[in-house]
The RNA shown here (transfer RNA) has 76 nucleotides and comes from a Deltaproteobacteria bacterium.
C1' cells in the first nucleotide's frame, strides 16, 4: 500500500431501521453473618470512535476519516 473484519457503561457483550440503550461481571449504598465470603435487595454509571448522508425516524443502512485487528502485495 490492498482487502475483510471490529469499535456500544471500568471489563466481557447484547439491541427484527421504530417509543425513555439491556446484561453479567467490577464499583458503590443496605439485608443477611461473630468477622469476611457466598447469597439477595437496590443505587451509580452511556452524547453507541469522529464527522457528514438516507430516513417520519440511525446503535443498526451509505460515505470518508481515526483507532484495534487478520491475510496478502512490494522493499530491507
Nucleotide at each position: 500500500g490492498u482487502g475483510g473484519g471490529c469499535g456500544u457503561g471500568g471489563c466481557u457483550c447484547a439491541a427484527c431501521g421504530g417509543a425513555u440503550a439491556g446484561a453479567g461481571c467490577a464499583u458503590c449504598g443496605g439485608g443477611u453473618u461473630g468477622u469476611g465470603g457466598c447469597c439477595c435487595c437496590g443505587a451509580a454509571g452511556g452524547c453507541u470512535g469522529u464527522g457528514g448522508g438516507u430516513u417520519c425516524g440511525a446503535u443498526u443502512c451509505c460515505c470518508a476519516c481515526c483507532g484495534c485487528u487478520c491475510a496478502c502485495c512490494c522493499c530491507a
The source organism's lineage runs through Bacteria, Pseudomonadati, Myxococcota and Myxococcia. Rfam family: tRNA. By type it is a transfer RNA.